Predicted 3D model of a 1412-nucleotide RNA (small-subunit ribosomal RNA) from an uncultured bacterium. The sequence is in RNAcentral, with records from ENA, Greengenes and SILVA.
[in-house]
RNA sequence: AGAGUUUGAUCCUGGCUCAGGACGAACGCUGGCGGCGUGCUUAACACAUGCAAGUCGAACGGAGUGCCCAUGAAAGAGAUUUCGGUCAAUGGAGUGGGUUACUUAGUGGCGGACGGGUGAGUAACGCGUGAGGAACCUGCCUUUCAGAGGGGGACAACAGUUGGAAACGACUGCUAAUACCGCAUAAUAUAUUGUUGUCGCAUGGCAAUGAUAUCAAAGAUUUAUCGCUGAAAGAUGGCCUCGCGUCUGAUUAGCUAGUUGGUAGGGUAACGGCCUACCAAGGCGACGAUCAGUAGCCGGACUGAGAGGUUGGCCGGCCACAUUGGGACUGAGAUACGGCCCAGACUCCUACGGGAGGCAGCAGUGGGGAAUAUUGGGCAAUGGGCGGAAGCCUGAACCAGCCAAGUCGCGUGAGGGAAGACGGUCCUAUGGAUUGUAAACCUCUUUUGCAGGGGAGCAAGGCGCGGUACGUGUACCGCGAAGGAGAGUACCCUGAGAAAAAGCAUCGGCUAACUCCGUGCCAGCAGCCGCGGUAAUACGGAGGAUGCGAGCGUUAUCCGGAUUUACUGGGUGUAAAGGGAGCGUAGACGGCGAAGAAAGUCUGAAGUGAAAGCCCGCGGCUCAACCGCGGAAUGGCUUUGGAAACUUUUUUGCUGGAGUACCGGAGAGGUAAGCGGAAUUCCUAGUGUAGCGGUGAAAUGCGUAGAUAUUAGGAGGAACACCAGUGGCGAAGGCGGCUUACUGGACGGUAACUGACGUUGAGGCUCGAAAGCGUGGGGAGCAAACAGGAUUAGAUACCCUGGUAGUCCACGCGGUAAACGAUGAAUGCUAGGUGUUGGUGGACAAAGUCCAUCGGUGCCGUCGCAAACGCAGUAAGCAUUCCACCUGGGGAGUACGUUCGCAAGAAUGAAACUCAAAGGAAUUGACGGGGACCCGCACAAGCGGUGGAGCAUGUGGUUUAAUUCGAAGCAACGCGAAGAACCUUACCAAGUCUUGACAUCCCAAUGAAUGACAGGUAAAGCUGUCAGCCCUUCGGGGCAUUGGAGACAGGUGGUGCAUGGUUGUCGUCAGCUCGUGUCGUGAGAUGUUGGGUUAAGUCCCGCAACGAGCGCAACCCUUAUUGUCAGUAGCCAGCAGGUAGAGCUGGGCACUCUGAUGAGACUGCCAGGGAGAACCUGGAGGAAGGUGGGGAUGACGUCAAAUCAUCAUGCCCCUUAUGAUUUGGGCUACACACGUGGUACAAUGGCGUAAACAAAGAGAAGCGAGAGUGUGAACUGGAGCAAAGCUCAAAAAUAACGUCUCAGUUCGGAUUGCAGGCUGCAACUCGCCUGCAUGAAGCUGGAAUCGCUAGUAAUCGCGAAUCAGCAUGUCGCGGUGAAUACGUUCCCGGGUCUUGCACACACCGCCCGUCA
Repeated sequence: AGAGUUUGAUCCUGGCUCAGGACGAACGCUGGCGGCGUGCUUAACACAUGCAAGUCGAACGGAGUGCCCAUGAAAGAGAUUUCGGUCAAUGGAGUGGGUUACUUAGUGGCGGACGGGUGAGUAACGCGUGAGGAACCUGCCUUUCAGAGGGGGACAACAGUUGGAAACGACUGCUAAUACCGCAUAAUAUAUUGUUGUCGCAUGGCAAUGAUAUCAAAGAUUUAUCGCUGAAAGAUGGCCUCGCGUCUGAUUAGCUAGUUGGUAGGGUAACGGCCUACCAAGGCGACGAUCAGUAGCCGGACUGAGAGGUUGGCCGGCCACAUUGGGACUGAGAUACGGCCCAGACUCCUACGGGAGGCAGCAGUGGGGAAUAUUGGGCAAUGGGCGGAAGCCUGAACCAGCCAAGUCGCGUGAGGGAAGACGGUCCUAUGGAUUGUAAACCUCUUUUGCAGGGGAGCAAGGCGCGGUACGUGUACCGCGAAGGAGAGUACCCUGAGAAAAAGCAUCGGCUAACUCCGUGCCAGCAGCCGCGGUAAUACGGAGGAUGCGAGCGUUAUCCGGAUUUACUGGGUGUAAAGGGAGCGUAGACGGCGAAGAAAGUCUGAAGUGAAAGCCCGCGGCUCAACCGCGGAAUGGCUUUGGAAACUUUUUUGCUGGAGUACCGGAGAGGUAAGCGGAAUUCCUAGUGUAGCGGUGAAAUGCGUAGAUAUUAGGAGGAACACCAGUGGCGAAGGCGGCUUACUGGACGGUAACUGACGUUGAGGCUCGAAAGCGUGGGGAGCAAACAGGAUUAGAUACCCUGGUAGUCCACGCGGUAAACGAUGAAUGCUAGGUGUUGGUGGACAAAGUCCAUCGGUGCCGUCGCAAACGCAGUAAGCAUUCCACCUGGGGAGUACGUUCGCAAGAAUGAAACUCAAAGGAAUUGACGGGGACCCGCACAAGCGGUGGAGCAUGUGGUUUAAUUCGAAGCAACGCGAAGAACCUUACCAAGUCUUGACAUCCCAAUGAAUGACAGGUAAAGCUGUCAGCCCUUCGGGGCAUUGGAGACAGGUGGUGCAUGGUUGUCGUCAGCUCGUGUCGUGAGAUGUUGGGUUAAGUCCCGCAACGAGCGCAACCCUUAUUGUCAGUAGCCAGCAGGUAGAGCUGGGCACUCUGAUGAGACUGCCAGGGAGAACCUGGAGGAAGGUGGGGAUGACGUCAAAUCAUCAUGCCCCUUAUGAUUUGGGCUACACACGUGGUACAAUGGCGUAAACAAAGAGAAGCGAGAGUGUGAACUGGAGCAAAGCUCAAAAAUAACGUCUCAGUUCGGAUUGCAGGCUGCAACUCGCCUGCAUGAAGCUGGAAUCGCUAGUAAUCGCGAAUCAGCAUGUCGCGGUGAAUACGUUCCCGGGUCUUGCACACACCGCCCGUCA
């Protein structure tokens, strides 16, 4: 610092999304250690249990325990005994007295107002900051001054009685105090009232000095202190007031009666409507009152370059609250978390009468929730309360426990180690690659962990004793005893041992990291774009890789990126966005000179800006986090000294801005009244007769009751031709015949007057097209609605005939338009050129021209601006001022609310939800029932067909065991198939084989292979017999067969949307591109466009282009003419021979011909046109003339076009079968539909007879002559020929003669019967041909549609490939041989330019509505 995403691509606008950081977090997977900090964000929900505020006996009276003294009960070792007992040390109950040590229920004092918790409320002087209190208070503490005299009466405790379940009382009696109450004394206190000084902005304060009145006290004790009272001051803490700042909503615009002020009084520590009475009627508000919603505020925290934005958990300051609401008491301090009273809700106890309680203290429980910990330790330290002190209390605090929830640090080993191991994965080229120095193995180390041992600091005070400073006590010093929760912790040492310690996410782009398998729009992923429909780097798994690492991802939220609310730092012609226009209020901004002030501004000084935090430096924990010390910083606020340029303000001037006055002309500016002619319609009358009218064509309509047309007269309403003009006027809307009246504004000139009077303008007011509404008029034409006629699938439309509101007038309402220049108003500045309009001035050679200038209105254009288009002195340029408006698309200018309106409706104006775009400008294509130009048998002009018939053939459909498969508009359908009886054959039925019908490798055996014969079978497989190898160094080898095992073979199985190759098509259309340069931000453009021309991007000219490539053309083949060469198998002119006939023979190569090689045609020549061009038209010559005819040749690309069944091939699938083989069947089916053909329907013909003329081909398992047989197909036989030799082979149409005479025929030949021929193993399914017989439909074909422009169409026959046989098909060959083309309006296809476009899968597009 950016990136992805709108498009075919581009630039822009604009939203969405991502990469970063943060967190009181939660969830998923995983988890070694330590330090430091953090931990109910939700239910201010309810709480069991324990603890969290007590202390003082040195204030007091009691009570109790201990100790001492005295007394001494029970019991009683032992002794003795007459066994009844007696003595008895001991023992110490109890009682009395004393003592001081201890304990403490009560009275009393101090503290429970701190500390701790929470953030519900609060938009507020609550908080922050800075001031003020001359309007105040302050316990404990410090300092100073003064004092403490003398009395009194009670109440607890206690005793007794008594009520109640309890909580808790009641009554009677006794008693103490530092408890309570008088009296005395007393002020620098308070109150009242004098005098003087001084200060202050004011009220007034302060000081000094008088008078009067009032008010104090407490003792304890070790005799030294502590305590008590009054006063003054300090410190601390509080209270009050004020300036400024502090969220959102105007779809909340008015709020307020104690309200605002005054007087008097009350109240308070104190000011104050704080409260009360009276008086006045004020106060707040667009600078946002009131109302509603939300929220504790700040230091700070996070983020950010900053400005900002978000946030207020932990720590610190302030505030508020303590179950909810209210209230006061006590007190220095509370309206009091662990005090009181009342009320409410809830919980608990109860004897039902009544009571008790308040975790938002620390733990903990339930609940809520995605979610947040232990009912721990001890007061050792720090701090707090009480106390003289020891000390007691302290869930404050210090520690520990739990949680990877955060942050910081450490570790999970280090070095060597290639057989680059095994295994896994991948490509599979089978050999590699990768995991990977990784492991194993060797050497070493031991942080952390484990075990053992040692072991701090936090401890100083206080107490006791002693000493030193003034006499004590304090202060200091020394010694002594006790004193640690954490914890035997940190830390140190020793031991063993690599030992106990790695995961998570990601890998299509953004974004670092790729392969295989599985899945098959399924399962799933996804932050955005988007992946997945059989070869997924995006799903799931695996291997590998990348990132981070005791964590890693995800989710939520915040800032950033986002200049996407723009102060820094955006916009508004077309992307969202200028108000319809004007006037004008508040406000904002404002000309030149001088003087003053000093609010802003600048500068100096002072105060404040707490600490913590951030930053810098130094230091302490081994480092770091963390902590300590010091510094720096802190934009703000306040006070004060100064400066005076600018802004402000005051005063005084000025004329340039603005306005006034005078003169002048221009104008559809406005309002009112009057007048005019043309036209339409209607009425009356005349003429006149059958139509008029209307349309693409018609009809409705009008008309014989006389229309339309025409003439004359009249009525009425509305609008004003020509002039007329990107001309004029107006603020906009808008304004058009003429005249008059009234009236607004602008402009030019003059420079007399005023002296900044200006600009803009939120609200407000006014104007505001058309339609519409109200009332009353008017109504010719036009014309929503409506009616009828057409059109149409329909036609609630477009077209036609009618026709009402309305349009017109007057007065009101309404207030909107693409109210547009889609461009707010004002001012200044910034090259030019050229029109037009209204003025003025000047010059000249003066009916005019030129120059200058002011105002308006257009066009072109430089700079500049702009995303581009474009704008460009009439800015969208450069600046200033003010207003309005915008912030992704849809929802929606909708809903609700409010205001306005008679209504219609207008104004203001959301949200839920949904999408990843919506959009602007420009580019290239494609497209258009857009335009221009051009071409093509594209149309037209012609000729002949198809569509109708029967037949052939292909296809669909149907059928079938199977009717194998493919081809599907043109560009599938006589297509693959140049030929299915078996084979082919891929299909079906049945039989058979399983290393296989075919290939390679291995082992064994054999000598074959192969042929012939036989058996068997539906056939094959199968079985048997016979004949039957080569080389050799004699070891063997080659070749082949059989059998066997497995690798493998095999597949016309799938995918032509995985492919190669080949092909079709647009299209033989004239196009398709590149390099360099130039233009453009860019996609792209230019070149290739333009003017001509051509069959052609063919050529010429011009041109910011210059060149080049693939195409076009030419080069190639063939055909048309000819030369030369060659001359057999071809030919025969001349010479000779010769036949029944004959190039038959000698001979020859002249001719024909054959086949090599040349020539020829190039707009070369002439004339005209054209631009002295290209080229076109005509002509000459020539066999041929303007690419001579024909062919081959197919640019970049399009159609996921066709083909996996020609072949090849990836992947998938089958493997005793989806392979192989055999027989039979099928591909030949048949109600029907379509395509392509051949034959016909006849006389331009059919038939018969005799006769003539080709070209190109083919031939050995072949063509097959002559001859013979047969009516014929054909057969017999076999001359010749591997071919310019022989054969197929007869060409046919044609011409000649004859016949038929318009008929379903002497046309037509289907179908069928009989008899034959040929091929073949075989002709039934299912071949072709012949003869005889039969003789169907059909008499020229609807809508529609096809081919052809010259040796062409049409017509006639011949040949070949395939092939045993099978041709109406296909491919070739020649014969005869036309008609027509005015022309490009239209249909189809194509090319170039241009234009529109919301299309780009590109019009078979996109897209709207309804319904499901």